[in-house]
RNA sequence: UUUGAAGAGAGUUUGAUCCUGGCUCAGGAUGAACGCUGGCGGCGUGGAUAAGGCAUGCAAGUCGAACGGGCCAUGUUUGCGAUUACAUCAAGAUCAUGGCUAGUGGCGAACGAGUUAGUAUCACCUUGGUACGUACCCCCGAGUCGAGCAUAACGGGUCGAAAGAUCCGCUAAUUCUCGAUGGCCUCGCAAGAGUAAAGUCGCAAGACGCUUGGGGAGCGGCCUAGGUCCUAUCAGCUAGUUGGCGGGGUAACGGCCCACCAAGGCUAUGACGGGUAGGAGGCGUGAGAGCGCGACCUUCAACGACGGAACUGAGACACGGUCCGUACACCUACGGGUGGCAGCAGUCGAGAAUAUUCGACAAUGGGCGAAAGCCUGAUCGAGCGACGCCGCGUGCAGGAAGAAGUCCCUCGGGAUGUAAACUGCUUUUGCGUGGGAAGAAUUUUGACGGUACCACGAGAAUAAGGGGUUGCUAACUCUGUGCCAGCAGCAGCGGUAAUACAGAGACCCCGAGCGUUAUCCGGAAUUACUGGGCGUAAAGCGCGAGCAGCUGGUUAUAUUAGUCUGAUGUUAAAGCCUCCGGCUCAACUGGAGAAUCGCAUCGGAAACGGUAUAGCUUGAGCAGAUGAGAGGUACGCGGAACGUGCAGUGUAGGGGUGAAAUCCACUGAUAUUGCACGGAACACCAAAAGCGAAGGCAGCGUACUGGCGUCUUGCUGACAGUCAAUCGCGAAAGCGUGGGGAUCAAAAAGGAUUAGAUACCCUUGUAGUCCACGCCCUAAACUAUGCACACUAGCUAUUGGGAGCAUCGACCCUUCCAGUGGCGAAGCUAACGCGUUAAGUGUGUCGCCUGGGAAGUACGAUCGCAAGAUUAAAACUCAAAGGAAUAGGCGGGAACUCGCACAAGCGGUGGAUCAUGUGGUUCAAUUCGACACAGAGCGAAAAACCUCACCAAGGCUUGACAUCUAGCUGCAUGCUCUGGAAACAGAGAGGCCUUCGAGGGUGCUAGACAGGUGCUGCACGGCUGUCGUCAGCUCGUCUCGUGAGAGGUAUCCUUAAGUGGAUUAACGAGCGCAACCCCUAUCGUGUGUUACAAGUGUCACACGAGACUGCUUCGGUAACGGAGAGGAAGGUGGGGAUGACGUCAAGUCAGCGUGGCCCUUUGAUGCCUUGGGCUACACGCAUGAUACAAUGGACGUUACAAUGGGUCGCCAAGUCGCAAGACGGAGCUAAUCCCAUCAAAGGCGUCCCCAGUUCGGAUAGGAGGCUGCAACUUGCCUCCUUGAAGCCGGAAUCGCUAGUAAUCGCGGAUCAGCACGCCGCGGUGAAUACGUUCUCGAGUUUUGCACUCACUGCCCGUCAACUCAAGGGAGUCGGUAAUACCUGAAGACCCAUACUUUCAUGUGGGGCCAUGGUAGGAUCGAUAACAGGGAGUAAGUCGUAACAAGGCAAGGGUAGCGGAAGCUGCUCUUGGAUCACCUCCUUU
Repeated sequence: UUUGAAGAGAGUUUGAUCCUGGCUCAGGAUGAACGCUGGCGGCGUGGAUAAGGCAUGCAAGUCGAACGGGCCAUGUUUGCGAUUACAUCAAGAUCAUGGCUAGUGGCGAACGAGUUAGUAUCACCUUGGUACGUACCCCCGAGUCGAGCAUAACGGGUCGAAAGAUCCGCUAAUUCUCGAUGGCCUCGCAAGAGUAAAGUCGCAAGACGCUUGGGGAGCGGCCUAGGUCCUAUCAGCUAGUUGGCGGGGUAACGGCCCACCAAGGCUAUGACGGGUAGGAGGCGUGAGAGCGCGACCUUCAACGACGGAACUGAGACACGGUCCGUACACCUACGGGUGGCAGCAGUCGAGAAUAUUCGACAAUGGGCGAAAGCCUGAUCGAGCGACGCCGCGUGCAGGAAGAAGUCCCUCGGGAUGUAAACUGCUUUUGCGUGGGAAGAAUUUUGACGGUACCACGAGAAUAAGGGGUUGCUAACUCUGUGCCAGCAGCAGCGGUAAUACAGAGACCCCGAGCGUUAUCCGGAAUUACUGGGCGUAAAGCGCGAGCAGCUGGUUAUAUUAGUCUGAUGUUAAAGCCUCCGGCUCAACUGGAGAAUCGCAUCGGAAACGGUAUAGCUUGAGCAGAUGAGAGGUACGCGGAACGUGCAGUGUAGGGGUGAAAUCCACUGAUAUUGCACGGAACACCAAAAGCGAAGGCAGCGUACUGGCGUCUUGCUGACAGUCAAUCGCGAAAGCGUGGGGAUCAAAAAGGAUUAGAUACCCUUGUAGUCCACGCCCUAAACUAUGCACACUAGCUAUUGGGAGCAUCGACCCUUCCAGUGGCGAAGCUAACGCGUUAAGUGUGUCGCCUGGGAAGUACGAUCGCAAGAUUAAAACUCAAAGGAAUAGGCGGGAACUCGCACAAGCGGUGGAUCAUGUGGUUCAAUUCGACACAGAGCGAAAAACCUCACCAAGGCUUGACAUCUAGCUGCAUGCUCUGGAAACAGAGAGGCCUUCGAGGGUGCUAGACAGGUGCUGCACGGCUGUCGUCAGCUCGUCUCGUGAGAGGUAUCCUUAAGUGGAUUAACGAGCGCAACCCCUAUCGUGUGUUACAAGUGUCACACGAGACUGCUUCGGUAACGGAGAGGAAGGUGGGGAUGACGUCAAGUCAGCGUGGCCCUUUGAUGCCUUGGGCUACACGCAUGAUACAAUGGACGUUACAAUGGGUCGCCAAGUCGCAAGACGGAGCUAAUCCCAUCAAAGGCGUCCCCAGUUCGGAUAGGAGGCUGCAACUUGCCUCCUUGAAGCCGGAAUCGCUAGUAAUCGCGGAUCAGCACGCCGCGGUGAAUACGUUCUCGAGUUUUGCACUCACUGCCCGUCAACUCAAGGGAGUCGGUAAUACCUGAAGACCCAUACUUUCAUGUGGGGCCAUGGUAGGAUCGAUAACAGGGAGUAAGUCGUAACAAGGCAAGGGUAGCGGAAGCUGCUCUUGGAUCACCUCCUUU
């Protein structure tokens, strides 16, 4: 504002983001069902499936005041007879009254009750209409006279099992017939003609009837307009069909029916066909618009086992009537009959599933009757079911810092929890007892019902469950399990610490219910009218012409089926809504109001729209002038190149490739020259250019021809826009016929490549490529952007035309129109991007989309010669598929830069022998770990025992070790002996301190516990390796972006460096870099032990100086770079320590610590002991040592270090031994002594003379030494002898840029002993670096991506296995609706005929016609050998197609080929990377 009310989202695609898009959830509802549970009441509701079959009972009768009988009762009269004294009794007859009743007759039975099979239609709903009918009811009028024939009942007979049938005879009526009368009745223009009746009751009055006419009410028939599901993979349908004339028929109109005539009628506004379905009021949901439904209640229709037909009647073609056919069931004497629950109960069946064979006519209503009354499974009630809605209850108050039990725990405690117990109180409900209705009007009459309700009583008593607890979604812990068992709506949980499984506790939600399943609406703006989209996500037809349709410039007038508005009628009731009432409240229900969006009728308005008329010129078209162009078709001409042929010159090769080969060539190629022939395509111009609707179009000329621009503004006067269907055009490939055939080139052949190579490369080569004619009709037919019009900043380039200025003319410049490009305002967009050539803002119109796959497939249809094209699904399956952008990673992408990365060098490894480690093998055991770089002389800086974890054997069990408790012992350890390999076991002797309390300590026993190098490094801490000493990794604020994110950290210069500078939407900061720290090179000063013979010195220590691009010069804005001087040192002087954020689930549970699990009162995975093993040995690998020799070896002689270590130690001098070593003992807790003369390579000299050697030293024999309880397995060293391989090492590969490599020795740790290893120390002391192409690695930027477990990624197809659904399929089986022919019941109709007084009936014939049969088709379904494709399934096979330039760019169309992905040819697209050039644009 309005009368009022009213709109919620979430999860899931990703490493993360935004979008698109589907799937799923939270809500409400149900005639429900299932699971668990269940106290009461009220009101509702209950066969949705098999319109399947039904036993039994009941559901439609009534009237004796219509009628004749019959029966019974009472009475009157009589009465054969019996009895008799009278009286009386009785069969029978008669009359009267009352009751009952089969039959005739009347009314009803066409209502009520049930069901939804059929029906897509005047069946239904809404609105109008009339060619009609109407028993009972109401009103008005008239009449109701006379006569007659029958018939049931009944009596008799016959047949039949029965049902029933038939013959004869009698009889009544409100039965039937005839006659009369005849009005306002019917027919007819009129004249005229025709047509009726019934009585009963009552003493009577009269009442109820009857006949006829008119009117009414209600009900019905028929007609009309509008509405009324899906399907076009149903496009043409129709012969009584459409209309007419004339008949028939009907209550009535009408092809409703018939004869004749005409040829019509319906249809893209969906006929015809197929499928499904009763319609409406209403119900559910929803904010609404809608969508779905049609139970109960009301209303209409249709149906009554299935099909057909008529009769009666006011009304039926009739649920509880008739006839016939069919199926089914029952009875039967087998001859024949009977039946219809979709009425109420009930039963079987099928099903997930739906109730009592109840009471009553008391009420309401219906039928009959004058009435009493009878009938009424309609109805009213009760019963059963939590099926639904509503209401109530299962107690209330108090009661602990809080019992017990249970659960959890950090062991302190916490939760269940005021909950319980306990105390007090109450009594709804239920139970007991008593009272007790209304519903009844009007005299009677109450099924419900001793019910509702009321009172009293006892007593917390009789009464709680279900689902859930990962997120969505309210609610969390423990235990068990271990990708098992299981859960699950979606996402997803479960592989040893599961809030997700199962159990328990606690908690959450609802509550006599709670969940699940199914279905509908909502959420879903996910079919979008309200209210969506189509450049790249799904989606613009390949392009045009154009009928229908839709839309339509401007002015005026008229009109009004659209539109707006008023009134009236209708829109049943119930329902919804509002208000007021009644049941204690509510549900339920009564009354009133409102509402009911539609339709119809009558008025009004005229803006918009329509229509009609008259105009206008701006849309559109025409005309005049002029212009550009690869627009199209046909014909002709030209040169270059190419191929071929002939001829000449000429000689050995040519060709081809990454490299080759196949191939051509001495019969003369290639090359070159001349001539001739042939076909195809048109270099330069050329462009971003031009033309065309698109496909497409290019040498030159001619002819014909389509479209377009500009200028003028003369003419017409809205003539327009779009366009389903339709028609035409439509690259390449392909097809047909006939030509042509130079080049290129699918297929094919050969050569290569390769694991293979049906490919890429090469040599050949056929269709085809070209022309004519005819088809095909598809492309990434793309601007992935339909067409048309209008509006909304610019700048710039270019093509065509015009104007202005200017000029002799042009150019330039300014400007207008039409095209073609680029960049960009606003705006739009998910973003990318688009942006006057829109993807902006609007309008009109057409086409198309609605998750991915199956699939542009199957089936059907149309077209095609074929290939195939067009149209176009479903089952099934997945929870995604997808677009754009972001960060990373990656690329057989690009750019720049660096590194002993390559190159340049030096020396090695790989070959030999040995040492060590490792794999493998072996073994009782060869303990364990480490495995690319970043395992392998690694953990291990020392395996004979020990170590030790392994194996064999022997032993111990509170334990070899820790703490505590209880008890015992005044007792220890220890010593001796025996057995034994030892551990250990057994025996014996001896016996602690002390304040006398038993304390300390110790031992034994028992118990808590110890112990574990057992498992998990994928539960962890700590530590470590690696990228890598690479220069990177981040943060705060701010800015940009919807966001992930980006900027900062970019660009240029510079650096070893994210080092610094300049610039800049960034400004700062942090961790890294650098510096600070240590060692070292020079100097100064101080000190001077143990260094020094002495000394300014050496040396040692401490402090300080020095180096900072400071100075000069050149370049540069600067940072900085180049050169130079000085200096011991120069641009970080050299070396070390220092390792950012992170990566590899990298390594380590066996260094240590540690969660969890496991082993341990007995055969331990613990502990002790002896011995063995870790040392094995066919072999592979890794790291080293020593060599192969003359730059050497041997011998002699002779120099020069540094770092270090030493008291259970280093060990001097001296002596012995060839030596290892021994004896010895001085000195030294160290600048003092010792290792240690401290060295070796080196220098000098001699020998060797290139050889398996005077090289090399393995292996082996013998003899010794040292350490140690102990050197066999298995130590080191010495001496003598022995003297192997090896003569410089294949493919490959490693280190090093200066005091470095190479080479030489020395020291140390570990250690009793053991060093070719490791860690250090000094001596001698090089070569080379042009450079960044390549290899490897790294960094920054950029680019592509389908990767993100991140290229060791992702991923395609065949084949093999299993499962599933659908299509095809020789056939087989069934359903449905028609057609043709045959058959032709019942029935009414027509004709003829017989009988009858008539009505009627019989007989014969005819056509109509249900069912049935036969036939050929159509259509739908079921099933099927078999073959093919599709989908799915942790670890199958073959390849590698795609994603990066995916290693041959990919893809579309088409054709051929191939195990498969696929390959190749032709043409097209960019949705291709990279490089280069041209042009354009932006910034400066």
The RNA shown here (small-subunit ribosomal RNA) has 1484 nucleotides and comes from a Minisyncoccota bacterium. Its Rfam family is "Bacterial small subunit ribosomal RNA". RNAcentral holds the sequence, with entries from ENA and SILVA.